RNA sequence: GAUCUGGCUCCACGCGGUCGUAACGCCCAAACCUUGUCAGGACUGGAAGGUAGCAGCAACACGGGAUGCUUAUAACAGGCGUGGUAUCCGGGUCACA
Numbered sequence: 001g002a003u004c005u006g007g008c009u010c011c012a013c014g015c016g017g018u019c020g021u022a023a024c025g026c027c028c029a030a031a032c033c034u035u036g037u038c039a040g041g042a043c044u045g046g047a048a049g050g051u052a053g054c055a056g057c058a059a060c061a062c063g064g065g066a067u068g069c070u071u072a073u074a075a076c077a078g079g080c081g082u083g084g085u086a087u088c089c090g091g092g093u094c095a096c097a
Base pairs, nucleotide, nucleotide: 001094002093003092004091005090006089007088010084011083012082013081014080015079017076018075020073021072022071023070024068025067026065027064028063034059035058036057037056042051043050044049
């Protein structure tokens, strides 16, 4: 001097952790001013029927609740894996002196 390799530092990607938010799932959730079905009853019709529709039931809306080791995303101090990294440090080999 060349080359190989390891490490520090830095960077990138991926994974995972803590925490927040949102969505979805589950549950609750409307005296009436949501929907559907509408017992009873009401009205209407000569009748068959029809009309509106309370309660009840169901669904759903505003909203709320615990939670899912679901999905997405922000932040966090940084962990692990892989790759890269000018310079620096260490080691090996070769060559020169």